[in-house]
Parts: sequence; structure tokens; C1' cells
RNA sequence: GGGCGCAUGGCUCAGCUGGUUAGAGCGCCACAUUCACAUUGUGGAGGCCGAGGGUCCGAAUCCUUCUGCGCCCACCA
Repeated sequence: GGGCGCAUGGCUCAGCUGGUUAGAGCGCCACAUUCACAUUGUGGAGGCCGAGGGUCCGAAUCCUUCUGCGCCCACCA
């Protein structure tokens, strides 16, 4: 330098061919249960989807630039 993949709550991930309110498990908080802890049950908080721009009536999803991480190839010494 070229190519590919990934980036979604604190963590690990899902999100089908764009469609109306973005979900799950773990974790966290409260309550119940217990003498207490754990377990279990119920309820709750927390993300606008890495950043900018574009297309569209409508974008996490399509296009583009950039950033970070990973992998492969090439080149130089």
C1' cells in the first nucleotide's frame, strides 16, 4: 500500500429482503421468600445502534468518508 471482517445497554450477543414502540442472556436496583446469605419468583432502571455525510416517505439495516480492533496479501529494510 491492497483486500476482508467486526463496532448494538456494564459484559456477551440477536436483529430475517429497509417499515412504525431496538430485543435476549448475564450483571445492576427494589420487593417477596430466609434468622441471615444464596437460590427462586415478580417488577424496574439502563442503549437511538463507533463518528460525519448521502439515498429514501421511512435507515441499526443501503451507499460513501473517517476512527478503532482483528485477519490475509504485497512491498521496504

Transfer RNA from Candidatus Sherwoodlollariibacterium unditelluris, 77 nucleotides, folded computationally. RNAcentral records the identical sequence in 2 taxa. Rfam family: tRNA. Its family is annotated with triplet codon-amino acid adaptor activity in the Gene Ontology. Rfam's curators write: Transfer RNA (tRNA) molecules are approximately 80 nucleotides in length.